[in-house]
Molecule: RNase P RNA; transfer RNA
Organism: Gammaproteobacteria bacterium
């Protein structure tokens, strides 16, 4: 000093002036005033995953469906994170993987090729055997072969060495690949450790299913409250072994009750959750209270699985302990001017909350590592 | 704010692993004295980056962009 890998921070400052909507408090009948205090982000976005919350069974059965897919932790929970394995790519710090199963069973591979699934011979190479001919050189027929060429995205292991007629795991030695079984390791998986097998089991599951696991639904415009006036709504006990006739038997002067039988009504539908069945609540009953919705308005609503700092346990995500901080509107606040100043300001604006993913972002800061060169 | 759906010639659809169609509309040629109509021909497209597979409009993720519902009893 140059190249680059990675993990964080940061998002113009500083004054003063007026204004904006919360909140707490004073004065004030009220309208409105004073004082104080805080008032966007790392994404508030995109809604793409996962929770809390709230209402329907605190959510149950079963079919369909949908998601996740190496192991092993974190976590409230995930498709997130951290650690680790295995495969790529990078000289290297490092970085990238939807990374279970085509020996469960269906599919699909156009084109070109000889052959696209357990298949096959166009070019090539051989012609030992066996059969015809023959001019004895050879020819042809029956074959043999997958070494070479060639086709594709992909053709049934490489290298050599014997071997052969010519070749080939056909033999044989390294390589490589499959299975055992010990070792290591919680696993995933490794293996310089021992035996076996000449040796293939192709490709494709972000095709169709298989297998392991894991999901009910709607969503702050869930949801509850208050509140003139029309229809009707709601809570709350208590029945729902109901209710009608006939027949029979006790009882009772009798009208009647009650008990047993048997028939016929109502046994099933609407509602809610929902893809669909089951279940499950409620309604269609008597009593008693109470008076409705939208528009308005009040809650839900911001103190939460929270942020930040220091400590301690953890290789790490993360867990714990103390300190300390704290936007909540509802036509929706967080802005405007004016001075200095400088590197002249990027993407962009809360909407019920919270962890994550993804996307966008001019510029500067710091840490940690790789590789080059130079110089001591 | 929640939730659902589309994106293919200029415009309406089709297509959903193997050379992207159709229909009206544009152009250009026959016809016609001209025009219309006819007939005959070209000409244009999968919203945009990755991936998965030999092979992507088609399957997966991202991301733009458009269009739709949702306050309510009876």
């Nucleotide at each position: 000093g140059g190249a680059g890998u990675u993990g964080a921070c940061u998002g113009a400052a500083c004054a003063g002036u007026c204004g904006c909507g919360c909140u707490a408090u004073c004065c004030g009948c009220a309208a409105g005033g004073g004082u104080a205090g805080g008032g966007a982000g790392g994404a508030a976005a995109g809604u793409c995953c996962g929770g809390g919350c709230u209402c329907c069974a605190c959510a149950g059965g079963a079919c369909a469906g949908g998601g996740u897919g190496c192991c092993a932790g974190g976590u409230a929970a995930c498709g997130c994170c951290u650690g680790g394995g295995a495969g790529g790519c990078g000289a290297g710090a490092g970085c990238c993987u939807a990374c279970g199963g085509c020996c469960a069973g269906u599919g699909c591979a156009a084109c070109a090729g000889a052959a696209a699934g357990u298949a096959u011979a166009c070019c090539g190479c051989c012609u030992a055997a066996g059969c015809a001919c023959u001019u004895c050189g050879g020819u042809g027929c029956c074959g043999g072969u997958a070494a070479g060429g060639g086709u594709g995205a992909a053709a049934u292991g490489g290298u050599g060495c014997g071997g052969u007629a010519a070749g080939a795991g056909c033999g044989c030695a390294c390589c490589g690949c499959g299975c055992c079984g010990g070792u290591g390791g919680c696993a995933a998986c490794a293996u310089u450790c021992g035996g076996c097998g000449g040796c293939a089991c192709g490709g494709u599951a972000a095709a169709c299913c298989c297998c392991a696991c894991c999901c009910g639904g709607a969503g702050c415009a869930a949801g509850a409250c208050c509140a003139a006036a029309u229809a009707g709504g709601g809570g709350a006990a208590c029945a729902a072994c109901g209710u009608u006739g006939g027949u029979u038997u006790u009882c009772u002067u009798a009208u009647g009750a009650a008990a047993a039988u048997u028939a016929a009504c109502a046994a099933a539908g609407a509602u809610g959750u929902g893809g669909u069945c089951c279940g499950c609540a409620u309604c269609u009953g008597u009593u008693c209270c109470c008076g409705g919705g939208u528009a308005g308005g009040u809650u839900g609503c911001u103190u939460g699985a929270g942020g930040u700092g220091u400590g301690c346990g953890g290789u790490g995500a993360c867990g714990u302990a103390c300190a300390u901080c704290c936007a909540g509107a509802u036509g929706a606040a967080u802005g405007a001017c004016u001075g200095u100043u400088c590197u002249c300001g990027a993407c962009a604006g809360a909407a019920c909350c919270c962890g994550g993913c993804u996307u966008a972002c001019a510029g500067g800061u710091c840490g940690a590592c790789u590789c080059c060169c130079u110089u001591u | 704010g929640c939730g659902g759906g589309c994106g293919u010639a200029g415009u309406u659809c089709a297509g959903c692993g193997g050379c992207a169609g159709a229909a009206c509309a544009u152009c250009a040629g026959c016809u016609u004295c001209c025009c219309a109509a006819g007939c005959u021909g070209a000409g244009a497209a999968c919203g945009c980056g990755g991936g998965u597979u030999c092979g992507a409009u088609u399957c997966c993720c991202g991301u733009c962009g458009c269009c739709c519902g949702c306050u309510c009893c009876a």